Predicted 3D model of a 1451-nucleotide RNA (small-subunit ribosomal RNA) from an uncultured Alphaproteobacteria bacterium. Its mean pLDDT, the model's own confidence on a scale to 100, is 81. Its Rfam family is "Bacterial small subunit ribosomal RNA".

RNA sequence: AGAGUUUGAUUAUGGCUCAGAACGAACGCUGGCGGCGUGCCUAAUACAUGCAAGUCGAACGAAAUCUUCGGAUCUAGUGGAGCAGGGGUGCGAUUCCCGAGUGAAUCUGCCCUUGGGUUCGGAAUAACUUCUGGAAACGGAAUCUAAUACCGGAUGAUGACGUGGGACCAAACAUUUAUCGCCCGGCGAUGACCCCGCAUAUGAUUAGCUAGUUGGAGAGGCACUGGCUCACCAUGGCUACCAUACUUACCUGGUCUGAAAUGAUGAUCAGGCGCGCUGGGACUGAAACACGGCCCAGACUCCUACCGGAGGCAACAGUAUGAAAUAUUGCACUGUGAGUGAAAGCCUGAUCCAACUCUGCCGCGAGACUGAUGAAGGCCUUAUGGCUGUAAGGCUCUUUUACCCGGGAUGAUAACUGACAGUAGCGGAAGAAUAAGCUCCGGCUAACUCCGUGCCGGCAGCCGCGGUAAUACGGAGGGAGCUAACGUUGUUCUGAAUUGCUGGGCGUACAGCGCAGCGUAUGCGGCUAUUCAUGUCACAGGUGACAGCCCGGGGCUCAACGCCGGAACUGCCUUUGAAACUAUAUAGCUUGAAUACAUCAUAGGUGAGUGGAAUUCCCAGUGUAGAGGUGAAAUUCGUAGAUAUGCGGAGGACCACCGAUGGCUAAGGCCGCUCAGUGGACUGAUAUUGACGCUGAUCGUGCGAGAGCGUGUGGAGUGAACAGGAUUAGAUACGCUGGUAGUCCACGCCGGAAACUAUGAUGACUACCUGUCACGGCACAUGGCGUUUUGCAGGCGACGCUAACGCAUUAAAUUAUCCGCCUGGGGAGUACGGUCGCCAGAUUAAAACUCGAGGAAUUGACGGGGCCUGCUCAACCGGUGGAGCAUGUGGUUUAUUCGAACCGGCGCGCAAACCCUUUACAACGUUUGACAUCCCUAUCGCGGAUCGUGGAGACACUUUCUUUCAGUUGGGCUGGAUAGAGUGACAGGCAUGGCAUGGCUGUGGUCAGCUCGUGUGAUGAGAUGUUGGGUUAAGUACCGAAACGAGCGCAACUCUCGACUUUUAAUUGCCAGCAUUUAGUUGGGUAAUAUAAAGGAACCGCCGAUGAUAAGCCGGAGGAAGGUGGGGAUGACGUCAAGUCAUCACGGUCAUUACGCGUGGGACUACACACGUACUACAAUGGGGACUACAGUGGGCAGCCGCGUCAUGAGAGGGAGAUAAUAUAAAACAGUCGUCUCAUUUGGGAUGGUUCUGUACAUCUCGUGAGCGAGAUGGGAGAAUCGAUAGUAAUCGCAGAUCCACAUGGCGGGGAGUAUGUUUUCGCACGCUUUGCACACACCGCGUGUCACCACAUGAGAGGGGGAUUCACUAGGAAGCGAUGAGAUACCUUUAAGGAGGCAGGUGACCACAGUGUGUUUAGCGACUGGGGUGAAGUCGUAACAAGGUAACCG
Repeated sequence: AGAGUUUGAUUAUGGCUCAGAACGAACGCUGGCGGCGUGCCUAAUACAUGCAAGUCGAACGAAAUCUUCGGAUCUAGUGGAGCAGGGGUGCGAUUCCCGAGUGAAUCUGCCCUUGGGUUCGGAAUAACUUCUGGAAACGGAAUCUAAUACCGGAUGAUGACGUGGGACCAAACAUUUAUCGCCCGGCGAUGACCCCGCAUAUGAUUAGCUAGUUGGAGAGGCACUGGCUCACCAUGGCUACCAUACUUACCUGGUCUGAAAUGAUGAUCAGGCGCGCUGGGACUGAAACACGGCCCAGACUCCUACCGGAGGCAACAGUAUGAAAUAUUGCACUGUGAGUGAAAGCCUGAUCCAACUCUGCCGCGAGACUGAUGAAGGCCUUAUGGCUGUAAGGCUCUUUUACCCGGGAUGAUAACUGACAGUAGCGGAAGAAUAAGCUCCGGCUAACUCCGUGCCGGCAGCCGCGGUAAUACGGAGGGAGCUAACGUUGUUCUGAAUUGCUGGGCGUACAGCGCAGCGUAUGCGGCUAUUCAUGUCACAGGUGACAGCCCGGGGCUCAACGCCGGAACUGCCUUUGAAACUAUAUAGCUUGAAUACAUCAUAGGUGAGUGGAAUUCCCAGUGUAGAGGUGAAAUUCGUAGAUAUGCGGAGGACCACCGAUGGCUAAGGCCGCUCAGUGGACUGAUAUUGACGCUGAUCGUGCGAGAGCGUGUGGAGUGAACAGGAUUAGAUACGCUGGUAGUCCACGCCGGAAACUAUGAUGACUACCUGUCACGGCACAUGGCGUUUUGCAGGCGACGCUAACGCAUUAAAUUAUCCGCCUGGGGAGUACGGUCGCCAGAUUAAAACUCGAGGAAUUGACGGGGCCUGCUCAACCGGUGGAGCAUGUGGUUUAUUCGAACCGGCGCGCAAACCCUUUACAACGUUUGACAUCCCUAUCGCGGAUCGUGGAGACACUUUCUUUCAGUUGGGCUGGAUAGAGUGACAGGCAUGGCAUGGCUGUGGUCAGCUCGUGUGAUGAGAUGUUGGGUUAAGUACCGAAACGAGCGCAACUCUCGACUUUUAAUUGCCAGCAUUUAGUUGGGUAAUAUAAAGGAACCGCCGAUGAUAAGCCGGAGGAAGGUGGGGAUGACGUCAAGUCAUCACGGUCAUUACGCGUGGGACUACACACGUACUACAAUGGGGACUACAGUGGGCAGCCGCGUCAUGAGAGGGAGAUAAUAUAAAACAGUCGUCUCAUUUGGGAUGGUUCUGUACAUCUCGUGAGCGAGAUGGGAGAAUCGAUAGUAAUCGCAGAUCCACAUGGCGGGGAGUAUGUUUUCGCACGCUUUGCACACACCGCGUGUCACCACAUGAGAGGGGGAUUCACUAGGAAGCGAUGAGAUACCUUUAAGGAGGCAGGUGACCACAGUGUGUUUAGCGACUGGGGUGAAGUCGUAACAAGGUAACCG
């Protein structure tokens, strides 16, 4: 300090997630030792048992015990001080509770200090004794008795009251010779109460609250101030700087985190506060309204003899419950403290310690040296090896820790006293001994392989992994990290500049209110002086507790931990100064702002009047059959006279031309003309005021298109709804014919727009250029002139800004002030609540849940966008689809082996299924195998021929004959061959997956494209180059140009054809001339032709027109050939997970007496049917017959076969020739002659009958051919669809490959030989460029709504029970207070009657619990119901994205 994740890629926006630290934690797994800390976060739930506050006999009487008779001990009771401390917990409380800082009208036991005093009396009472009630708890009556208990008198100031005279107030002794006490005062210390300004949680879907309320003067009360309380008087007080009400919450020092500012938190330790089962109340006391006190009420628990009683662990242990979860019913008062006592002491679950817990932090250990044969084992492997790994073993050493033995502290002092503890530390012995796990290994993030699994089981923090080769699941080996721990979960901060004070934004990503005025509050505010000291700055002082953090020391062996010192605590207060800025006050100024005067432009607003073309309607004419309307039609109008045409009239609405990125207004908006009154702006020059200004929340007020609402007019055209006719699968739409509300007017509401410049208002400042509008100035040459200032409103552009697009003096630049708004998308501008509205609805405005949105630009692909091109269409010729048959496919089938499936599968793999091929089927055999290598043994041949038996055959058994290996060291030694037995390694697999692959192939497409280097500009993806102009078959070449070059493609090179040509050659070819023959037959010749080798020839080269004078194009000449001369081969980068594991090869997987191998059979040829591709036809441009010509590729010895003979024929049987320019097999259409005569025929030949032929081991399933006889469908073929542009289509035969036989298929070569077009309107397709895009698996895309189904969260909801609470009324326990007190009454009294004083009792006001009623609020439940998001391959349509097929969107 960042990283991952939106995309095909990019950039910015924006969220989600991760890496860090921390914890009073929990869970999983593991666990050696020690030190120091910490340990019910949940139920302030309920609690058994024990213990946590006792003490004093030196205050008092008394009982008991002991006694050395002196006394001592012990204790219930009276009395004293303590029990308000210590310890626990966080319910409540949003508050002077806490924090920090002031203040004054107060109290303060014990303590310190100080001034005085401590005198004289009296009457009771508990205990005890007797009687007595009750189950108990606990009492009652009577008779005694003491005090430091209680009461009275005296004295009494320095105290307190009063102006003063004056009046008032106390005490306690005990033992003894010294102290402890007591009383009245003063000062202090300590502790406590009270007041005040500041600060202290969320939300306004809580906006008004308050009646003792706010103040006064008086009284009461209190320790004291005070409405604290009361009577009277006044009507105040708080609040947008957030009152009131609701919810939540102890506060702080601190703690965690962070660079900091912040944020989160408030366990342990420390300070404060509140509480003590719940609510109320007082008593005592210095202090309480009292945790281990009292009274009352309530809930709960317990005891009971049923009358009545007892209790309060949020002390320490412990129990139950709750929960993911938190310890021992321990030891001791040794230390430090608290209480009491004169003291010894006693008491102390405070505290000190120990136990438990890996809950945290810190420390230590688990051994060290050496050790290669790199052992074994494991894992991997390319089978050589590699890793584990110096690791182990072995050798030589050590002993921290643990264990054992010995001795043994400090803590502790004046003295006694040690729980911890036989602990820490120390010495010694034995022995490597007692001691390692957890998580991870796809990226982020350090660390990789094998096996298993096969979208299953599973993983996952985010992205995501898993569908047969998973570094992501599970296991293993290896590795990485941390280590007595390691991971997970939860929570907090960080990263997150993702709430932005430091430190963000708002044109299009979330975000500028529709607009304005006045403007209120608030905030901000021109120039010059002086004043003051509010903010600001500075010195000093006080405070900011301790602890903690930080720094420096020093102590536990170190560290954690603890001790000492410092710094810090960024704050608050007080005091003294400074005076620039800010605020205040005062005096001025004119530039901001405004006013006065004059000019001027204008669809600015309001009211009234008036004009015009057109539409419609009405009247009467002219006129006749159609008119309207549409893609095409129909509904509709019209012979009752329409449409058309000319005149007249009525009515409503509107305002052509001018007219314009022209004008005006705050915005919405505003357009014929005239008049009336009215608003604002601009310009000009001179005066006046003197900061009067800007912004503008909540709120108030006003304006606000269209639609809509209410009332009333009006109603021509248009026109939601509605109706009809069309379109359509449907058409509740688009287009058509009608048509109501509305649109217009008046008045009143509403206040929803993409109300947009998607750009808040105001001011300042920062380059130009250019056109327009409104005034003005200057100049002249007076114009359709030039120049210039100000204001409004446009265009293009520099700097700058921006993610980019773009903005750019009308800023989105640089700045200042103020306001509004945003914080991921959806849910949702929705629900609930409030406010407004007549309604519609508006405004304010969430959550659960769920997902990974959106901007700009780039490259592609796509478009029912644009441009260009093409046998693409069109034109022409001939087919397919109809028939029969052939063949392939689908289906069917016991098997019909397998593959190929739009174009780019289907006469395809197959250039040939009778057996073989051959894989599939049913059967018979066989198992190291039909084939290869290795090991062992035997033999020396192997082999060939042959007899017989069984069998379907493979095979099994058997007879006879023939043959008798090579080298050699002479050894069966070596090689080779064969056989046999075994045993495995293996062999073999047309088994599997073409989605694991190689190779090969198809396709787009012979389309013209596809890229790179350097440079340039862009944040970048990418662009440029490759775009532009004209051109080409072509990214072909030319010109221009931030490009310059290059590569793969194009072209060329290559093969072939072409009545050209040169040279060479001269047989088997050829023959001009010369001889010769039946015949180029022979001599001869090689000129010509042909043959076959090597060359030449064509390049827009020449001329003309055109074009930029280019590239090129058009025409012409010459030429055998002319603009690539025709045809082939040649196939760029890449696409389709295209095809093939069955051509071949190959990684993985699978079976191994079988999915291998052999054999004979039958199958692949089946047959209701459907499709593709061919053949033959339907006839006269023909069929059949006779006669007669012409060709080129190629083939051949298991072959081609001349020529005779035989057969009707297929063919048979003889038999020349040639291993091929020699011989051989060979044409048909065409031509000539005659026949048939429009007929299912002399066309056509399917089908089956019969007789034959050849091939072959064999033609039964199942082939070809011939003869005879029979002669089916079919008469030109529906929708639809295919091919072809010249030697081409169509037509005619021929040859080869495969092959025993079989060709309508495939391949190749020839003969004869048309028509049409040269255009781009429509349909299809490639390419280029542009444009749009919500597509990128790329339109076979994406995406949307209803309905149906499953589950989810949520709203409404008749209601039902519960919590909290306001108000009113009822009620009125205990306590204190007031008044009363006829009952009863110890202390005092100078008359003892009485008085003073208090008591019981009942009573009054106030009041807790409780009750009733009406509300408010809150959390669950709820039949039924609303929408919402999610889900799996559902249903119906296709609204959006392209002109999305009616442009879309907002209201």